Overview:
Predicted 3D model of a 1508-nucleotide RNA (small-subunit ribosomal RNA) from a metagenome. Model confidence (mean pLDDT): 82 of 100. It matches the Rfam family "Bacterial small subunit ribosomal RNA". Its family is annotated with ribosome and structural constituent of ribosome in the Gene Ontology. RNAcentral holds the sequence, with entries from SILVA.

RNA sequence: AGCGAACGCUGGCGGCGUGGUUAAGGCAUGCAAGUCGAGCGGAUGAUUCAGAUGGGUAACCAACUGAAUUUAUUAGCGGCGAAAGGGUGAGUAACGCAUGAGUAACGUACCCUGGACACGGGGAUAGCCAGCCGAAAGGCUGGGUAAUACCCGAUAAUAUCUUUGGAUCGCAUGGUUCGAAGAUCAAAAGAUGGCCUCUACAUGUAAGCUGUCGGUCUUGGAGCGGCUCAUGUCAUAUCAGCUUGUUGGUAGGGUAAUGGCCUACCAAGGCUAAGACGUGUAGCUGGUUUGAGAGGACGAUCAGCCACAUCGGGACUGAGACACUACCCGGACCUCCACGGAGGGCUGCAGCGACGAAUAUUCCGCAUUGCGCGAAAGCGUGACGGAGCGACGCCGCGUGUGGGACGAAGCCCCUCGGGGUGUAAACCACCGUCAGGACCAAGCAAACAAUGAGGGUUAAUAGCCCUUGGCGAUGAGCUAAGCCAACGGAAGUCACGGCUAACUCUGUGCCAGCAGCCGCGGUAAGACAGAGGUGGCUAGCGUUGCUCGGAAUUACUGGGCUUAAAGGGUGCGUAGGCGGCUAAGUAAGCGUUUUGUGAAAUCCCUCGGCUUAACCGAGGAACUGCUUGGCGAACUACUUAGCUUGAGGCGUGUAGGGGUCAGUGGAACUCUGGGUGGAGCGGUGAAAUGCGUAGAUAUCCAGGGGAGCGCCAGUGGCGAAGGCGACUGACUGUGCACGACCUGACGCUGAGGCACGAAAGCGUGGGGAGCGAACGGGAUUAGAUACCCCGGUAGUCCACGCCCUAAACGAUGUGCACUAGGUUCGAGGAUCUCUGACGAUUUUCGGACCGAAGGGAAACUGUUAAGUGCACCGCCUGGGGAGUACGGCCGCAAGGCUAAAACUCAAAGGAAUUGACGGGGGCUCACACAAGCGGUGGAGCAUGUGGCUUAAUUCGAAACAACGCGAAGAACCUUACCUGGGUUUGACAUGUUUGGAUGCCGCCCCUGAAAGGGGGUUAGGCUGCCUUCGGGUGAAACUUACACAGGUGCUGCAUGGCUGUCGUCAGCUCGUGCCGUGAGGUGUUGGGUUAAGUCCCGUAACGAGCGAAACCCUUAUCGUUAGUUGCCAGCAGGUUAUGCUGGGCACUCUAGCGAGACUGCCGGCGUUAAGCCGGAGGAAGGUGGGGACGACGUCAAGUCAUCAUGGCCUUUAUGCCCAGGGAUGCACACGUGCUACAAUGCCUGGUACAAAUCGACGCUAAGCCGCGAGGCCACGCAAAUCGCAAAAAGCCAGGCCCAGUUCGGAUCGCAGUCUGCAACUCGACUGCGUGAAGUUGGAAUCGCUAGUAAUCGCGUAUCAGCAUGACGCGGUGAAUAUGUUCCUGAGCCUUGUACACACCGCCCGUCAAGUCAUGGAAGCCGGGAGCACCCGAAGUCCGCUUAGCUAACCCUCGGGAAGCGGCGGCCGACGGUGAGCUCGGUGACUGGGACUAAGUCGGAACAAGGUA
Repeated sequence: AGCGAACGCUGGCGGCGUGGUUAAGGCAUGCAAGUCGAGCGGAUGAUUCAGAUGGGUAACCAACUGAAUUUAUUAGCGGCGAAAGGGUGAGUAACGCAUGAGUAACGUACCCUGGACACGGGGAUAGCCAGCCGAAAGGCUGGGUAAUACCCGAUAAUAUCUUUGGAUCGCAUGGUUCGAAGAUCAAAAGAUGGCCUCUACAUGUAAGCUGUCGGUCUUGGAGCGGCUCAUGUCAUAUCAGCUUGUUGGUAGGGUAAUGGCCUACCAAGGCUAAGACGUGUAGCUGGUUUGAGAGGACGAUCAGCCACAUCGGGACUGAGACACUACCCGGACCUCCACGGAGGGCUGCAGCGACGAAUAUUCCGCAUUGCGCGAAAGCGUGACGGAGCGACGCCGCGUGUGGGACGAAGCCCCUCGGGGUGUAAACCACCGUCAGGACCAAGCAAACAAUGAGGGUUAAUAGCCCUUGGCGAUGAGCUAAGCCAACGGAAGUCACGGCUAACUCUGUGCCAGCAGCCGCGGUAAGACAGAGGUGGCUAGCGUUGCUCGGAAUUACUGGGCUUAAAGGGUGCGUAGGCGGCUAAGUAAGCGUUUUGUGAAAUCCCUCGGCUUAACCGAGGAACUGCUUGGCGAACUACUUAGCUUGAGGCGUGUAGGGGUCAGUGGAACUCUGGGUGGAGCGGUGAAAUGCGUAGAUAUCCAGGGGAGCGCCAGUGGCGAAGGCGACUGACUGUGCACGACCUGACGCUGAGGCACGAAAGCGUGGGGAGCGAACGGGAUUAGAUACCCCGGUAGUCCACGCCCUAAACGAUGUGCACUAGGUUCGAGGAUCUCUGACGAUUUUCGGACCGAAGGGAAACUGUUAAGUGCACCGCCUGGGGAGUACGGCCGCAAGGCUAAAACUCAAAGGAAUUGACGGGGGCUCACACAAGCGGUGGAGCAUGUGGCUUAAUUCGAAACAACGCGAAGAACCUUACCUGGGUUUGACAUGUUUGGAUGCCGCCCCUGAAAGGGGGUUAGGCUGCCUUCGGGUGAAACUUACACAGGUGCUGCAUGGCUGUCGUCAGCUCGUGCCGUGAGGUGUUGGGUUAAGUCCCGUAACGAGCGAAACCCUUAUCGUUAGUUGCCAGCAGGUUAUGCUGGGCACUCUAGCGAGACUGCCGGCGUUAAGCCGGAGGAAGGUGGGGACGACGUCAAGUCAUCAUGGCCUUUAUGCCCAGGGAUGCACACGUGCUACAAUGCCUGGUACAAAUCGACGCUAAGCCGCGAGGCCACGCAAAUCGCAAAAAGCCAGGCCCAGUUCGGAUCGCAGUCUGCAACUCGACUGCGUGAAGUUGGAAUCGCUAGUAAUCGCGUAUCAGCAUGACGCGGUGAAUAUGUUCCUGAGCCUUGUACACACCGCCCGUCAAGUCAUGGAAGCCGGGAGCACCCGAAGUCCGCUUAGCUAACCCUCGGGAAGCGGCGGCCGACGGUGAGCUCGGUGACUGGGACUAAGUCGGAACAAGGUA
């Protein structure tokens, strides 16, 4: 884009089309083929006349009889038609159809045309009448009748046949034509109209004449047919051979006609890979649809052809049939029946039921067009013309048009400001299509006939024919213009995540659902559902199905095959395809021109008709095809004649693991025998099994055996491939080089075919040393039917025969030609140098590497192509199922070759990229290990966590990176939890509102655990602004009500902010350029160097940024400035003593500013670099120490309970207040610590030296009291001034003497102190008493590299009180490492990858469960096409029959001829029997396959995947 469509929702009008695609299943009812009286005899009416009869006075009436040149109807005979028209597509793969030819092998009624004729006779039979049978359908007998029915005879040719003579033509048989002779064959004296010219009778008729129609024979034609040929015409080779009337001949039969069409005989042919035969499917074509085209798909409507008519068979009639609405027979089915019989055929039009997703009225009319019959009028016609139904399709029209707000209401959204629907509506003005109503003309209709005129025929003004005029009549159905009314009656559907135009809210919460593909949905869904809005189309819109396109995705146009699917394992070669140079010819292909045809319709163009369009008409073009004749001769082809360059031969050389057979050799191995020897050997990661005192291993000698041939050996050689490796011989194949002697295109490829074809395997017979499936044993392991070890059978070897497959690989078919080079190896040739070795140059063939152009998705390839071309073959078309099933062929078997489908998935795959990962590699780093020191893990206690418990034990944190964490401090408070008591505009904010001075402070009473509730008192105090002091207002406060507050409720996976971690690791990026199709790369890699992507060098890169470093703080040295609260050297004063005082600021110190360190200097190393090593100087040396500082990012890391915040939830509660309780609970487990276990210690006494803080709700001196915690009192100090404050370890002295202790201090008792409203749950401290575990800690594990570890004390925050924690401060003060194998982590480069939520990855197979499709299977059931035989209807043909019957002709009247009938025969449908073939269904059981939820067992593959 399309459709004969269907389904869902919706639906106003009209025009034109179209409508059983399924059951070629079955059908009720009606209609669909008749017509002619001008062929015939009748019959029955009507009319007229006549007659007699009856009635009536009569007119007249009634029935009857007869006649008619009257008229109407028509059952029968007869003629024509019924073979057309109409339907359908079952069958058919065929001369069925299409195109083009042929018929010298034919036919033809009706029609046209030419010629001739139509003479003489005859006998019947329907109808009818009578009788009879039968339910009916129908039939029988007798009688009599007509014809344009039937028959006989005559005549007859240009007819047919026989014989025969000429002419002419042709493609054979032969045709045409002119003759001669002979034979044979016809009719309707009909019908009808007229006339009296002729004839006859006779006066008007006819047998006469004449017109028309009809008849017979014949010629030609037109149209229509029969037959024949060429070409074309679906799938399947898992159909490869088929055929006996088969192929041909002769003779005969048959036909309109050729022909095995049929029969007899003879011969043995015919078809087939260019697909016979078989199977499946199918009507064919013009055309339709799609497509740029080429093609593909289809074959409805319309048209041509074919086939069929319930299924099968058959003939008759006829011009034509083997006949849709004819006949006969058989079958199935149906109907009627009196059971004896009889009837039927909608695949005609309607219609019914059935089937189905699905397809219409039992309509009207012959008015038109056409057909049949007829002289005609006319009749018939479900053809046809119309109407009806269906949005089934195409086309047209409408559902209103214009105005109308910064824009109503409603609805939706919202950041609450607003926005959208939206000029849309309302409202105003207008228009009038369609539908509706009323009215009404004309058209589709003109012929024929009547009749007028002219012409022809004729004797004719009859008649008839032709032309022309023409009154009137004929309509099934349809309808214009104009009029009325009136916006009135007329809009839906699908979509809105991307593809793809169109977005929000709400609901839902991996549910419900959506989905064409990708995919949406697990609480913020633009994807589900609803709504608002928007987009598309519009009387339709979507969905489904089907076809083509896109799809170059079957590639002719127009694809591919190294790795994506795809080169046959290799060669030889048949058919076929293709084929070198020259010349001549032919003209099949080819080109050009031409003839005929290519039906019409359709398509296209132009014009025209319906208001337009759809639709229709006319003309043209086109129909790309086939065909006839002519011309041309380049190319292809063919024929002929040549050529040598392709190919082959010949000659001379030459290389080689080429092949086959036979023989020979040494090394090793093993076995046997003997000798020596004496305990192990062997084997492994380590072992064991095994062998060995019956003497192994080892070693020497001798001998046997089998297999393979070291070094040479190579990127090397040979072969078609598989493959080939000691040496010698025999036989044998091939290549290459050179020569240019011969042949003269002999060539290339190669479907089938044939041959060869590693290993394993098979058969028979040998052989068997080593190795070694299976198997046994030993190990390993969770297991170990493996990897490792000890043995070991087939096999490996030989001969012969099979098998026929491989990652049979260069994953690259063969041949030829062309297209840069360079290097190298092997086999030859030539030239050059005086010669040789050697070398150089060049040339041919072969093997490799690098590489230009080109090619390629890239990797790569690149004269050995995967480049550019040609020729031929093979093969591919998403993955799985499956190289499987079935079938066939081969094989001894194993199995091989050929080779599907159902079903299932949305991928499978290639190359490359970036990461990540590896039981890959390289380089490097880190308290990572090692080397050390001290701990943890054991004990008691503290503290945190888990678990358990509980009314509650609030919540969070979870490997490292949760666990002395949030918490820098839970008795109440905190507090979020629990129980109980209360409260509802609220403890807190803002606004509006009511009240009015009600208000606040204070005091009192009741109740209560408190919160709170209730009540009282106004003596006093406070209370804004304005004021005329009367008051007003209502700010603050209170009160009432409403908006709202509130929430430590949920979501850290909606978020901000902050933080942890990798990691203070050295990385992470950008701009421009360059490279690549691209992802991306380069830079950033490389060589050095560094703590460092630090720096240097190199460099298609050059620069830059974030990080590192530096800048900042602190500490170490010095200078300078400044000296108070600090200091005190010198001077002075004073004290028991003290910088206490004067004074000084020199020193220390304090805290500002500076200096200093930069690899700067020297030497060596290094690339003259960066830098490294050493040294000097220096307080400090290579970043001096420490800190702050944390790149791009990762972990959906942590936090909604710091805070902030979206959404959700809650609102007399999940808010708020209060009391008490809980967070401290304890069988237990873990983390982090403290104190210890003691003598480097503990205790007692004495004594010395810090730093950094802090202090007014505070630090507190001194003094006094208390054993002490502490108390009392109180100086000083907002602090370099006073205080906390004692520093401790240390040092000195004494004691203890290795013990559960003078260690250790838990636990418990008693008595106290302090803080605080309050120490019961649940504080800290003191004194006295008590004196537990613990004697250095399993597996494992942590910290630390120097002022560090270890050890010692001091301070601070929080804080009423409470630290073993945290954060700081100083004192004393080590050991070890100069290494990178290993563990952990990290960085860079590289490699592999099937990983990319990235190895905590991916992924395989069995088993178990469910579902689905399928193979096999004893069988069972059914279909199809044949074969053989039996039966044998109807019927043609043949034969027999006069024992039955018979009009025409003949007859001697007896009969004959002929026919009917009967019988027989061949053939023959249906049916039956039998053996097979083929297709399908089903089938206990069984095989594998696919898919399924987080099943089971292992761990095969991907990294060296842990045995490549």